[in-house]
The RNA shown here (transfer RNA) has 74 nucleotides and comes from a Planctomycetaceae bacterium. Its Rfam family is "tRNA". Its family is annotated with triplet codon-amino acid adaptor activity in the Gene Ontology. Rfam describes the family as follows. Transfer RNA (tRNA) molecules are approximately 80 nucleotides in length. Their secondary structure includes four short double-helical elements and three loops (D, anti-codon, and T loops). The family's RNA type in Rfam is transfer RNA. The coordinates come from a structure-prediction model, not an experiment, and the mean pLDDT is 80. The organism belongs to Planctomycetaceae, within Bacteria.
RNA sequence: GGGCGCAUAGCUCAGUUGGUUAGAGCGCGUCCCUGAUAAGGACGAGGUCUGCAGUUCGAAUCUGCGUGCGCCCA
Repeated sequence: GGGCGCAUAGCUCAGUUGGUUAGAGCGCGUCCCUGAUAAGGACGAGGUCUGCAGUUCGAAUCUGCGUGCGCCCA
């Protein structure tokens, strides 16, 4: 330098004829329970869906160009 793949909550990951409200587990907070922890139960907070632009009535999802990471080739 070229090709391919990945990027969604603090972490690990789901999420397709594009469809209006973005989810799970773990973690975190409050409360219950306990002599006190752990475990368990209830509720809750937490998201520029990697960035910009485009297509569309509508984009996490499609297109283009970047950024970061990984693999392969040279």